[in-house]
RNA sequence: UGCUUAUAGCGAAAGACGGAGGGAUUGGACCCUGCGAAGUCUUGGCAACCUGUGCUUACAAGGUGCCAAAUUCUACUUGACCUGCAAACUUGCGGCCAGGAAAGAUAAGCG
Numbered sequence: 001u002g003c004u005u006a007u008a009g010c011g012a013a014a015g016a017c018g019g020a021g022g023g024a025u026u027g028g029a030c031c032c033u034g035c036g037a038a039g040u041c042u043u044g045g046c047a048a049c050c051u052g053u054g055c056u057u058a059c060a061a062g063g064u065g066c067c068a069a070a071u072u073c074u075a076c077u078u079g080a081c082c083u084g085c086a087a088a089c090u091u092g093c094g095g096c097c098a099g100g101a102a103a104g105a106u107a108a109g110c111g
Stems, first nucleotide, its partner, number of pairs: 002110006013043005021032003026075004044067003048064003051060003071103001076100004081095002084093003
């Protein structure tokens, strides 16, 4: 770096350094941030995957990971609904809700 599979609406803090950005990319929104962003270090915590115990239900915290907001929402696609608009004989637009994808993230395995 690539491939495969699985998971994700719950959960989880503070200090030091640092000094302006960050929320994956692109677009549109929205949010966090000098009452200190990203990043690094220390301590603490959570429990997604592996691991161990255990045996169907939980515990542990060894390895990664994680500790603002659903993967912050959305874009592609399918369906339901509507106090709506346009058309005209059931179509299109808008709103809203629920799925499925894509992409990314994490874990394990493989090359």
About this RNA: A computed fold for a 111-nucleotide RNA from a Bacteroidota bacterium, annotated as SAM riboswitch aptamer (S box leader). The sequence was found by an Rfam model in a public genome assembly. The coordinates come from a structure-prediction model, not an experiment, and the mean pLDDT is 80. Of the family's consensus pairs, 94% are formed in the model.